[in-house]
């Protein structure tokens, strides 16, 4: 990715068509496809403890105060990106059979 095999639900509704396909209308299904969104993680501020630095003062020295910054860590919080399903949304899609059918399991 292929082939086999199993695979659920929900009106064989109504009107139009000689039936299905189709159109209209009412109800209803979730397992093709799609949507949607959590914990988390990034990002960027913002605030707070600590650490480093730099300045003053005290000091033989270890070192201790204050202050300044905003390097690093860590916490808080907001914005912004990412974020799964069988969850949700029924948009698609489907409600006798057939057909597709998420998934599963056998083979390559």
């Nucleotide at each position: 990715u292929c082939u086999c095999u199993g695979g659920a639900g929900a009106a064989u509704c109504c009107c139009a068509g000689a039936a299905a396909a189709u159109g209209g209308g009412u109800g209803c299904c979730g397992a093709a496809g799609g949507u949607g969104a959590a914990a988390g993680g990034a990002a960027u501020c913002c605030u707070a403890u600590c650490c480093a630095g730099c300045g003053u003062c005290c000091g033989a020295a270890c070192g201790g105060a204050u202050g300044c910054c905003g390097g690093g860590a860590u916490g808080u919080g907001c914005u912004u990106c990412u974020g799964a399903a069988u969850c949700u949304c029924u948009c698609a899609g489907g409600c006798a059979a057939a057909a597709g059918g998420a998934c599963a399991g056998u083979g390559a």
Glycine riboswitch aptamer from uncultured Blautia sp., 108 nucleotides, folded computationally. NCBI's taxonomy places the organism under Bacteria, Bacillati, Bacillota, Clostridia, Blautia. The model forms 89% of the base pairs in the Rfam consensus. Its mean pLDDT, the model's own confidence on a scale to 100, is 79. The sequence is in RNAcentral, with records from MGnify.